[in-house]
Context: one part of a larger RNA
RNA sequence: CGCCAGGAGAAUUGAGGGGUUCAGACCUUAGUACGAGAGGACCGGGUCUGACGAACCGCUGGUGUUCCAGUUGUCGUGUCAACGGCAUCGCUGGGUAGCUAUGUUCGGAAGGGAUAAGCGCUGAAAGCAUCUAAGCGCCAAGCCCCUCCCAAGAUGAAUUCUCCCUGAAGGGUCGUGGUAGACCACCACGUUGAUAGACCACGGGUGUACGCACAGCAAUGUGUUCAGCUCAGUGGCACUAAUGACCCGUUCGG
Repeated sequence: CGCCAGGAGAAUUGAGGGGUUCAGACCUUAGUACGAGAGGACCGGGUCUGACGAACCGCUGGUGUUCCAGUUGUCGUGUCAACGGCAUCGCUGGGUAGCUAUGUUCGGAAGGGAUAAGCGCUGAAAGCAUCUAAGCGCCAAGCCCCUCCCAAGAUGAAUUCUCCCUGAAGGGUCGUGGUAGACCACCACGUUGAUAGACCACGGGUGUACGCACAGCAAUGUGUUCAGCUCAGUGGCACUAAUGACCCGUUCGG
């Protein structure tokens, strides 16, 4: 942009396309059938496992250059103390969210149709025989369905429901953002407001701050103090910012 005539919201159909299609062990049937014995099943039922794939982060871990703590050297804040810069994030110990696998859950189940090789029934040509010539069956991890995903630009442009309307309905620009994202798009919200931030509470991380007091010559320890600092989480709360405005869109849709 189109979808034969405006728009919003929601729900569908499935032409067509794509994905998957795996294997093993053990128990049982059954030490049965079979076999002199040695050995040892088909068919069927059950339980696990491997590889592969998809989704997810409650658990186990990883990362986590936001976060917390410890610590070395040096420089700085006049000094002490307390901090800050640099040294791979200086190094080390932990770690929320998110993202993740080695973690968790699930999947390849069952079934139908037509067949291949093959196995048959009936059966002539050819008084016999013959699965084939007429006719009728069985049969594969393969084919088509089934199953999972995409899907009406399927221009053959499909269908259903509800609602709205004439500078309207509605959409966009713009703003606050994220479940989305390279940009765009998508989605939520824009005061009739919890969209983001701030603040408060809870929850998570780290692990008991600074200062002061006490003990000790001191290093240090103890108390104040499960403190202090901190967060990407959850909830609350209009304090801040979503202001104002502009543009497109009217042929009543044979």
The part of an RNA shown here (large-subunit ribosomal RNA, domain VI) has 254 nucleotides and comes from a soil metagenome. Rfam family: Bacterial large subunit ribosomal RNA.